Record summary
The RNA shown here (SAM riboswitch aptamer (S box leader)) has 107 nucleotides and comes from Bacteroidales bacterium UBA1064.
[in-house]
Formats: sequence, C1' cells, structure tokens
RNA sequence: GAAUUAUAGAGAAGAGCUGAGAGAACAGGCUCAUUGAAGCUCUAGCAACCUGCAUUUAAGUUGUAAGGUGCUAAAACCUGACUCCUGUGGAGGAGUAAUUAUAACUC
Repeated sequence: GAAUUAUAGAGAAGAGCUGAGAGAACAGGCUCAUUGAAGCUCUAGCAACCUGCAUUUAAGUUGUAAGGUGCUAAAACCUGACUCCUGUGGAGGAGUAAUUAUAACUC
C1' cells in the first nucleotide's frame, strides 16, 4: 500500500509551545475558532477492536481490567446515489449502497 471481516446516533479533559484556520475527499449548508483553530509535547480520561481475568462443558453472551492500537465538539455535524412509505406540494421517515475512519487477520 491492497484485500477481507466487523463497527460507526453511546462514552471521554486539562496544561505548555505555536499563531489561523478546522470539521476525510468534492459541493452546498451549518457549527467551532485570537475568550486561541490545526499541529507538536506532557498528563488525565473513555472503552470501539485485539488481549488478560471472571461467567459458560465449549461456543456465544455478559461483566471486569486498561497490556496493544485507537479515541476524547456537534449522528462519520447534516445533505448529495438507490429502494420503499407518508404528503396536493414544499418536504419528512425507514432501509440499502458508495465513500471515509478504526480494529483484527492475510498478501
């Protein structure tokens, strides 16, 4: 880097440096931001996956721990493709797909 599988409406903060943007891509919105964005460092926390322990004959489930990754504004901030339903319409709702992110395993 690629593929596969699973998950994504819950959860979780402070300080220092720095100095203008950030919220995945493209677009339209909408939020956050000099009362300090993004990034880096330290500490703290959360518990998605792996892992340990407990439960279970086993598997599964559930609980617990926080070792490995990860994560700590707003549903992946909302919408954008398709199917169905509601409505006179503007629109609204449910589902699926695509894309993205994270983990595990494989190449």

The model forms 97% of the base pairs in the Rfam consensus. The sequence was found by an Rfam model in a public genome assembly. The coordinates come from a structure-prediction model, not an experiment, and the mean pLDDT is 84.